[in-house]
Molecule: Bacterial RNase P class A
Organism: Vreelandella halophila
């Protein structure tokens, strides 16, 4: 001292002055309701409060069960209430490196899907070519061969692609080809290490067509999965018209996504028409923070201590004045609570990682 990468904390400070709201206490009014007003103490927006993507806790449907379908998740071992999320750990891919990413079961259960260009895009085919051993015909030479045709053989060389019937070397063959081998790549078993996921190549067999790819295509496999949701849902007070009309009906109707089957109840649907829209309450003490101690690589458990940290109801923290100096970025709770995404100026501390320079 330069450029990374990975984990955190913070998100303008102080001071008046006047105004919003929650809790308590005090004091006056009082229609005796914490109504209305003072005045004092005290506490008031986030790390994302966003997105509504997950996963619950609460309510209600209901006393609520069992099956299709549908939907999700997908490597292995923990953690959590729980999860699609975190940890650690294989694997496979990018980075020199610290490290980031993975939609990661299964193609030997079946269907499908893939443009050009090649001969040929899935077990098939012969464009350029290679062979002339066998057998059939013809020429030439002269008994040795040689050329061409035909059958026929072949996919090892070339050609085109992402990709063409494992790779590389030797053998052999009329020319070839796992045709044989050897070494490597598969496969199967077995052994070893590890809870596994795997890894070792460490051992046998086997020439092997694992009939190539894709499942964020249909499928198949293991796992989980009742809906709706605080405008949920309870209480009080008021009004009104127990209104009218039309269909369906006990072998039937409803009953919180669909279908059946159970169970529950006995009424259910649609039109037209009239009433109310007010109060209270759910509503903030939690799977809660903070410190410490212990087990754990780690998420995170266990235990002691201590603290109360927003509860608005057309929506609360404004607005004016000084002084500092990091010049203020994303940006405002609405039942709560873990998580993920996404946006984010500036300040800080902490490990690790490449490079250069002095010593």
């Nucleotide at each position: 001292u330069g450029a990374g990468u990975c984990c955190g904390c913070u998100a303008u400070g102080c001071a008046g002055u006047c105004g919003c709201u929650g809790u308590u206490c005090c004091c006056g009014u009082u229609u005796c309701g914490u109504a209305c007003g003072g005045g004092g103490a005290u506490g008031g927006a986030g790390g994302a409060a966003a997105g509504u993507c997950c996963g619950g806790g609460c309510u209600c449907c209901a006393c609520a069960g069992g099956g299709c379908g549908g939907a999700g998740u997908g490597c292995c071992a923990g953690g959590u209430a729980a999860c699609g999320c975190c940890u650690g750990g294989g694997c496979g891919g990018c980075g020199c490196g610290a490290g980031c990413c993975g939609a990661c079961g299964g193609a030997a259960a079946g269907u499908g899907c893939a443009g050009c260009a090649g001969a040929a895009a899935g077990g098939a085919a012969a464009c350029c070519g290679c062979c002339u051993a066998a057998g059939c015909g013809g020429c030439c030479c002269a008994u040795g061969g040689g050329c061409c045709g035909c059958c026929g053989g072949c996919a090892a060389g070339g050609u085109u692609g992402a990709a063409a019937a494992g790779g590389u070397g030797c053998g052999g063959u009329a020319a070839g080809a796992g045709c044989g081998c050897a070494c490597c790549g598969c496969g199967u078993g077995g052994c070893u290490g590890g809870c596994a996921a795997c890894a070792g190549u460490c051992c046998a067999c086997g020439g092997c067509g694992a009939c190539g790819g894709u499942a964020a295509a249909c499928c198949c496999c293991a796992c989980u999965c009742g809906g709706a949701g605080c405008a949920a849902g309870g209480c009080c007070a008021a009004a009104u018209a127990g209104g009218a009309g039309u269909c369906c009906a006990g072998a039937g109707g409803u009953g919180u996504g669909g279908c059946c089957c159970g169970c529950a109840c006995c009424g259910g649907a649609c039109u037209c028409g009239g009433g109310u829209a007010g109060g209270c309450u759910g509503c903030u003490u939690g799977a809660g923070g903070u410190c410490u101690g212990c087990g754990g690589c780690g998420a995170c458990g266990c235990a002691g201590a201590u603290c109360c940290c927003a509860g608005a109801g057309g929506a609360a923290u404004g607005a004016c004045u000084g002084c500092a100096c990091g010049c203020g970025a994303c940006a405002g709770a609405a039942c709560c609570c873990g998580g993920c995404u996404u946006a984010c100026a500036g300040g800080u501390g902490g490990a690790c990682u490449c490079g250069a320079a002095c010593a």